[in-house]
């Protein structure tokens, strides 16, 4: 150095749920909080997932060419703390 991770050290992050904002929801963001994490650090490059507002279609209404309501079907909307990939990085026991 590389692999590899300890019931060491120092440092770090921050599930759930809680306020309060935003958001059509997924979900975000700030604060509180701790279940966890050796990359739980960037990054959506891929793959998986979760929403579906508007656009399409479709029923059945009003209504006369537009409204509203329901079903489907979609991402350009989200998750990196789902899993790969790529970049980078503390610390040293075995």
């Nucleotide at each position: 150095a590389c692999c590899c991770g300890a019931u060491a050290a120092a440092g770090g992050c921050a599930a759930a749920c809680u306020a309060u904002u935003c958001g059509a929801a997924a979900g975000a963001a700030u604060a509180g909080g701790g279940c966890g994490c050796a990359a739980a650090g960037u990054u959506u490059u891929g793959a998986g997932c979760c929403u579906a507002a508007a656009c399409c279609c479709g029923c059945a209404g009003g209504u006369u060419u537009u409204c509203a309501g329901u079903g489907g079907a979609u991402a350009a909307g989200g998750c990196u703390g789902u899993c790969a990939g790529a970049c980078u990085g503390c610390c040293g026991a075995a």
Predicted 3D model of a 94-nucleotide RNA (c-di-GMP-I riboswitch aptamer). Of the family's consensus pairs, 95% are formed in the model. Its mean pLDDT, the model's own confidence on a scale to 100, is 80.